[in-house]
C1' cells in the first nucleotide's frame, strides 16, 4: 500500500518556539487564522479500539439431595443446592500501557433512492443508503 470488521450527531486546555497558512482524495462552497495558521516541545485533558486489572452472569466440570423424580436400574436421565479450578463468552467498572484525539455532524455538498413543497423537467427541503475519508484491531 492492499483486504476484512467496527465506529464516526458526543467529548476534551494552557504555555514556549515559530511566522502564513489551515479545515485529512478531488471539485464547489463556507469557516478558522498576525486577537498568531501549519509544524515542533512541555504539561494537562477527552475517549474506551487493543493489552492488563476488578466484579457479576452464563457454559463446562465435581459432590450431594430429590416432592421415596423418570426409566431401559446405570460411570443413565430430569430438577435443585453447594463448591472448585481453569477455560470461553457476555455485561459493567477502572484507566497503568499501546495508539488516537483536544473549532464547526467526517464543517456542508457532489452519486442514487424515497417523501414533501401547486410539481412533467428543473429547483428547494427532509430522510436513507452508497462513494470517499479518518481512527482502531486483525490478515497479508
Nucleotide at each position: 500500500c492492499a483486504c476484512u470488521u467496527a465506529u464516526c450527531a458526543a467529548g476534551a486546555a494552557a504555555g514556549g518556539c515559530a511566522g502564513a497558512g489551515g479545515g485529512u482524495a478531488a471539485u464547489g462552497g463556507c469557516c478558522c487564522u498576525g486577537u498568531g495558521a501549519a509544524g515542533c516541545c512541555u504539561u494537562g485533558a477527552c475517549a474506551a479500539c487493543c493489552u492488563c486489572c476488578u466484579u457479576c452472569u452464563u457454559u463446562u466440570u465435581a459432590u450431594c439431595c430429590u416432592u421415596c423424580g423418570a426409566c431401559g436400574a446405570g460411570c443413565u436421565c430430569a430438577g435443585g443446592a453447594u463448591g472448585a479450578u481453569c477455560a470461553a463468552a457476555g455485561a459493567a467498572g477502572a484507566a497503568a500501557g499501546g495508539u488516537g484525539c483536544c473549532a464547526a455532524c467526517u464543517c456542508c455538498a457532489u452519486c442514487a433512492c424515497a417523501c414533501a413543497g401547486u410539481g412533467u423537467a428543473c429547483c428547494u427541503g427532509u430522510g436513507u443508503g452508497a462513494c470517499a475519508g479518518a481512527u482502531a484491531a486483525g490478515u497479508c

A computed fold for a 140-nucleotide RNA from Flavisolibacter sp., annotated as SAM riboswitch aptamer (S box leader). It was read from a public genome assembly, where an Rfam model found it. The coordinates come from a structure-prediction model, not an experiment, and the mean pLDDT is 78.